[in-house]
């Protein structure tokens, strides 16, 4: 320097051929059970989807730029 993939709640990931309220485990919190712990059972908070823009009537989902992180390939004695 040139190609690909990838980025979603604290952590693993789904969602990605546009549609109304963005999910799941797992951990966190609270209540129940228990002499207690653990395990169950109910409830509950928590993400405006790397970021800026652009397309559209609507966009995690598509298009461009940029930003991380991983593979490959040149380059460089």
């Nucleotide at each position: 320097g040139g190609g690909c993939u990838g980025u979603u709640g604290g952590c693993u990931c789904a969602g990605c051929c546009g549609g109304u309220u963005a999910g799941a485990g797992c951990g966190c919190u609270g209540c129940g059970u228990u002499c207690a712990c653990a395990u169950c059972g109910c409830a509950g908070a928590g993400g405006u989807c790397g970021c800026u823009g652009g397309u559209u009537c609507g966009a995690a989902u598509c298009c461009a730029g940029c930003a991380c992180a991983g593979c490959c390939c040149a380059c460089c004695g």

Predicted 3D model of a 77-nucleotide RNA (transfer RNA) from Chloroflexi bacterium 13_1_40CM_68_21. The same sequence occurs in records of 2 taxa. It matches the Rfam family "tRNA". By type it is a transfer RNA. Its mean pLDDT, the model's own confidence on a scale to 100, is 81. The organism belongs to Chloroflexota, within Bacteria.